[in-house]
Context: one part of a larger RNA
Molecule: small-subunit ribosomal RNA, 5' domain
Organism: Methanobacteriota archaeon
């Protein structure tokens, strides 16, 4: 240290967990929301009619139509789906870092300011009827709505063209004042209303993005020459925008030992590890940027994509099929197989934070908040404390005197962390909402969790291992073995007294860990 392996393992907090096959994936979930844009459909309630059956009747059962109120929602429409989440395959590049430029540009939602919203039209989905198909789905007829679509009006502003000044500038130019001509807008909904939310044009801001440039960061020269859209010009096209970006024509340039071209390797950075520093190594978690989404290619929609859970085409693979044809894409969260020394639950919740939609209530959110598993890491705590010699027993050694294990145990007196039991029990949650002119008042909401924490109870009870002891290097004896069995990082041990092998006693080191292996830096 994103570690793995061996032995061992009490508790808690905070982190962290496919480095390998960007291998293939069963199943569930991960992006929806708005009925206050729209026409319908449907359910419930109230009310007003109307019919049938039973009954003499009151009434009961049941059907149908209108109005009002409330709920649900397949479709049209709007916003979102370009964020958030994953991965590092590709990429040696303006990809990244840093410093600048854009007088060559765009920017939905948001904020501020100015101005506006007149009057019409034609469709289409849903629906219904019919048809084809195993399915996926598709076709035809009829008819309908809108904040969907399309003309017209208006045009301060804006765009284009032409003209006249002023101020600037970096070359094309920029800003500003004025004139003429041409062109370009709009939508409503809720409410009794006030009004609110929207709509259209323009200017500015904010945010986000595009493009350009200087400088910087890998290896190989056993890669030395490379280049035809190649380098430049003119014109046309294209783009939000400059540009060989693309095209036609013209010229023949451009790069290179200050390393072009080629090959190998690699996402880059803030950081992280190490080091006195300089430096070396590295890019896991977290944050910024980039790239990718089964492989390759393409565009559509849109403010924004050439779009992980969109479309089309082609390839490989998997699945369904009535054999005609269809469906799919976990490098989202879990999970499975496989590969591997090796890496977790098909958990809970939207309570908080954040995001999308909505006027709001609220809905959605595997983002996120939590829980689970793993000593994988760091940190904290415990496995008891004090006393206790006749220095017990046992073990080991012995020169047989004794020494040592050793205050260690027993025993006595205490304590009560953690674990256990019982009782209590959170902070994280005040916003949104309602009342009110306001001040202020009121109501709802906790996944974690009956968790943390607090109190009480009992009782030393439930909790220690691993490696080493020849020198380097801290810690020695006995027995067994006999160049065997074995050890070993280096030097080296073992062939009959081995402090070096194995076991035991003793000792040393670290400790819920200890060793080994691998990788990196330093000495």
């Nucleotide at each position: 240290c994103u570690a793995a392996c061996g032995c061992u393992g009490g508790c808690g907090g905070c982190g962290u967990g496919c480095c390998u096959a960007a291998c293939a994936c069963a199943u569930g979930c991960a992006a929806g929301u708005c009925g206050a844009a729209c026409g319908g459909u449907u359910c419930u309630g109230u009310u007003c009619g109307u019919g049938a059956u039973a009954g003499c009747a009151a009434u009961a059962u049941u059907g149908u139509g209108g109005a009002c109120a409330g709920g649900a929602u397949a479709g049209u429409g709007g916003c979102g789906a370009a964020c958030g989440g994953g991965u590092g395959a590709g990429u040696a590049a303006c990809a990244c870092g840093u410093a600048g430029g854009u007088a060559a540009u765009c920017u939905a939602c948001c904020u501020u300011u100015c101005g506006g919203a007149u009057g019409g039209g034609g469709a289409u989905a849903g629906u219904u009827c019919c048809u084809g198909g195993a399915a996926a789905c598709a076709g035809g007829g009829a008819g309908u709505a809108a904040u969907a679509c399309c003309g017209a009006a208006u045009a301060a502003c804006c765009u284009u063209u032409u003209c006249u000044g002023a101020g600037c500038a970096u070359a094309u130019g920029c800003u500003u004042a004025g004139a003429a001509a041409a062109g370009c807008a709009a939508a409503g909904u809720a409410g009794c209303a006030a009004u609110a939310c929207g709509c259209c044009g323009a200017a500015a801001g904010a945010u986000g993005a595009g493009c350009c440039u200087g400088c910087g960061g890998c290896u190989c020269a056993u890669u030395a020459g490379c280049u035809a859209g190649a380098u430049g010009g003119u014109g046309a096209g294209g783009u939000a925008a400059c540009g060989g970006c693309c095209c036609a024509c013209c010229a023949u340039g451009g790069c290179g030992a200050c390393g072009a071209u080629g090959a190998g390797u690699a996402g880059c950075c803030g950081g992280c590890c190490u080091g006195a520093g300089a430096g070396g190594g590295u890019g896991u978690c977290c944050g910024g940027c980039c790239a990718c989404a089964u492989u390759g290619g393409a565009a559509c929609u849109g403010a924004g994509a050439c779009a992980c859970g969109g479309u089309c085409c082609a390839g490989a693979c998997u699945c369904c099929u009535a054999c005609g044809g269809g469906a799919g894409g976990c490098a989202g969260c879990a999970g499975u197989g496989g590969g591997g020394a090796a890496u977790u639950u098909u958990g809970c919740g939207c309570a908080a934070u954040g995001g999308g939609g909505g006027a709001a209530a609220c809905c959605c959110u595997g983002a996120c908040g939590c829980a689970g598993c793993g000593a994988c890491g760091c940190c904290g705590c415990g496995u008891g404390g004090a006393g206790g010699a006749u220095g017990a027993c046992g073990g080991c050694c012995u020169u047989c005197g004794g020494g040592u294990u050793g205050u260690a145990a027993a025993c006595u007196c205490c304590u009560g962390u953690c674990a256990g039991a019982a009782g209590g029990g959170a902070c994280g949650a005040a916003a949104u909402c309602c009342c009110g002119c306001a001040a202020g008042g009121g109501a709802c909401u906790g996944a974690c969790g009956g968790u943390a924490c607090c109190u009480u109870c009992a009782g030393a009870g439930g909790a220690a291992g691993c490696c080493c002891c020849g020198g380097c290097u801290a810690a020695c004896u006995a027995c067994g073995u006999g160049c065997c069995a074995g050890c070993a990082g280096c030097c080296g041990c073992g062939g009959u007294a081995a402090u070096a092998c194995g076991u035991a006693g003793g000792g040393g080191g670290c400790a819920a860990g200890c060793g080994u292996u691998g990788c990196u830096c330093g000495g």